[in-house]
RNA sequence: UCUUCAGACCUGUGCAACGGCGCGGCAGGACACCGGGUCAGGACGGGAACGUAGCAGCCCACCCUGCCCCGCCGGGUGCCGCAGUAAUCUGGAGGGGA
Numbered sequence: 001u002c003u004u005c006a007g008a009c010c011u012g013u014g015c016a017a018c019g020g021c022g023c024g025g026c027a028g029g030a031c032a033c034c035g036g037g038u039c040a041g042g043a044c045g046g047g048a049a050c051g052u053a054g055c056a057g058c059c060c061a062c063c064c065u066g067c068c069c070c071g072c073c074g075g076g077u078g079c080c081g082c083a084g085u086a087a088u089c090u091g092g093a094g095g096g097g098a
Stems, first nucleotide, its partner, number of pairs: 001095008010084005015078002018074005024068006035060004043052003
C1' cells in the first nucleotide's frame, strides 16, 4: 500500500422500556339545586278511586384517583435483533513494495 473478514460510526427497520392520549374492565372517592330513573314522608287536586309536581334515600350517568388490558403518537432512551451502503477509525489474515 492492496484485498478480505470483523467491530466501532452512519442510515433504515423491528422489538423493549419510558412519556402523552384514547377504548374497555375493576376498585375507591366525591357530587345540596343547576343530569336521568324510582320516588318513602309530606304538599296540591279530588266526595272517593286515583292523579300531579316532587324533597330525602337508593341506583345509573358525569367528574377525580389508582390498577389491568389493548391501540395510536413521540424521540439525543437501549450498548437488544436484522439489513444496507459511501467515507473514517480499530483489530485479524493474506499478497506486493521500500